[in-house]
The RNA shown here (transfer RNA) has 73 nucleotides and comes from a Clostridiales bacterium. Lineage of the source: Bacteria > Bacillati > Bacillota > Clostridia > Eubacteriales.
RNA sequence: GCUGGAAUAGCUCAGUCGGUAGAGCACUUCACUCGUAAUGAAGGGGUCGUCGGUUCGAUUCCGAUUUCCAGCU
Numbered sequence: 001g002c003u004g005g006a007a008u009a010g011c012u013c014a015g016u017c018g019g020u021a022g023a024g025c026a027c028u029u030c031a032c033u034c035g036u037a038a039u040g041a042a043g044g045g046g047u048c049g050u051c052g053g054u055u056c057g058a059u060u061c062c063g064a065u066u067u068c069c070a071g072c073u
Base pairs, nucleotide, nucleotide: 001072002071003070004069005068006067007066010025011024012023013022019056027043028042029041030040031039049065050064051063052062053061
């Protein structure tokens, strides 16, 4: 330099053939307990890497770009 892949909640990851974004763990509150842990219930937390394009509508499609991983040279 070329090719392919990944980027989504604090962490690990789903997801959607374009139509209001989820799980587990973690965090907060409550219940239970003499107390703690465990367990159960409820809740908060996201401009879906960035910038543009297409569209009535984009996390999803297209282009560019940043970082990381792998392969080739």

It matches the Rfam family "tRNA". Its mean pLDDT, the model's own confidence on a scale to 100, is 82. The sequence was found in a public genome assembly.